Context: one part of a larger RNA
RNA sequence: CUCUGCUGAAGGAACUCGGCAAAAUGCACGCGUAACUUCGGGAUAAGCGUGACCCUUCGGUGGGCAACCAUCGGGGGGUGGCACAGACCAGGGGGUAGCGACUGUUUAUCAAAAACACAGGGCUCUGCGAAGUCGCAAGACGACGUAUAGGGUCUGACGCCUGCCCGGUGCCGGAAGGUUAAGAGGAGGAGUGCAAGCUCUGAAUUGAAGCCCCGGUAAACGGCGGCCGUAACUAUAACGGUCCUAAGGUAGCGAAAUUCCUUGUCGGGUAAGUUCCGACCUGCACGAAUGGCGUAACGACUUCCCCGCUGUCUCCAGCAGAGACUCA
Numbered sequence: 001c002u003c004u005g006c007u008g009a010a011g012g013a014a015c016u017c018g019g020c021a022a023a024a025u026g027c028a029c030g031c032g033u034a035a036c037u038u039c040g041g042g043a044u045a046a047g048c049g050u051g052a053c054c055c056u057u058c059g060g061u062g063g064g065c066a067a068c069c070a071u072c073g074g075g076g077g078g079u080g081g082c083a084c085a086g087a088c089c090a091g092g093g094g095g096u097a098g099c100g101a102c103u104g105u106u107u108a109u110c111a112a113a114a115a116c117a118c119a120g121g122g123c124u125c126u127g128c129g130a131a132g133u134c135g136c137a138a139g140a141c142g143a144c145g146u147a148u149a150g151g152g153u154c155u156g157a158c159g160c161c162u163g164c165c166c167g168g169u170g171c172c173g174g175a176a177g178g179u180u181a182a183g184a185g186g187a188g189g190a191g192u193g194c195a196a197g198c199u200c201u202g203a204a205u206u207g208a209a210g211c212c213c214c215g216g217u218a219a220a221c222g223g224c225g226g227c228c229g230u231a232a233c234u235a236u237a238a239c240g241g242u243c244c245u246a247a248g249g250u251a252g253c254g255a256a257a258u259u260c261c262u263u264g265u266c267g268g269g270u271a272a273g274u275u276c277c278g279a280c281c282u283g284c285a286c287g288a289a290u291g292g293c294g295u296a297a298c299g300a301c302u303u304c305c306c307c308g309c310u311g312u313c314u315c316c317a318g319c320a321g322a323g324a325c326u327c328a
Stems, first nucleotide, its partner, number of pairs: 001323008010314002014312001019309001027051005036041001038157001052079012080084001092307004097302002099299002104116002120155007132141003158294004163224003168221002170217005177212003183206002188201005225243005252286001253283001264280005
């Protein structure tokens, strides 16, 4: 010096990306327990007290005929220690916010999560020899099921909700019309032959799906504007004009896991706060099942604050064990 343990004056997070690590808490009984809440929870919330042994007294339970034995508990009095759940074992707690409802699942070997799944919701396909899937096929799964079923896809408990656009793309529907292949058709033409004929070529007409066309459909893929002016301070613009669009973003939320400018501005917390919380709205570039906004409970998730606690630190020191190192 390294590792594993133990102890430490005063201070107590000043350490650090961050209380990482360590310390502290820890059990039983009694008391007591907030916001919020889906009334179940939250909750061992938080917080406080007691606990050993001896004497005495009262009571319970089991066994026994009884004496008595075993065991549990209440009251009163006392004794010793630094310490009585004396070792071991054995929750630190509270507040705020984000995300995900939850228990679960996952990158075997750097990621356990806000990712996946989930119950619930929607759309869509499928009438049974089902759709879908595997197979060349036979056949099999689906299913010894039958639309309260099965497949696909999106969303993701619950609460309040889920606005506008069908122009593009997709899907669905449409006995018309346009276009359209082979095939059918055969006017006409060509070669050859004396000819019959043979061999070619070939217009009109007919001819499916598809496409065009006409509709529908957004919890289908997706999309959801610009400029100018205007109120008796100023500022702003309920109001007006104009251009464009398929339609111009509704409710709710908003410097956000989204905000570039930005450490925005104001408020809170600190002596001091690029983080945090509450507001504002100028949303570079939120927004409604690629779901929007809330939400009790839950989380080895993430953020910020407080109490307790500590060698994390000021600032290191000592001890024990195992190495390293030196000598043998």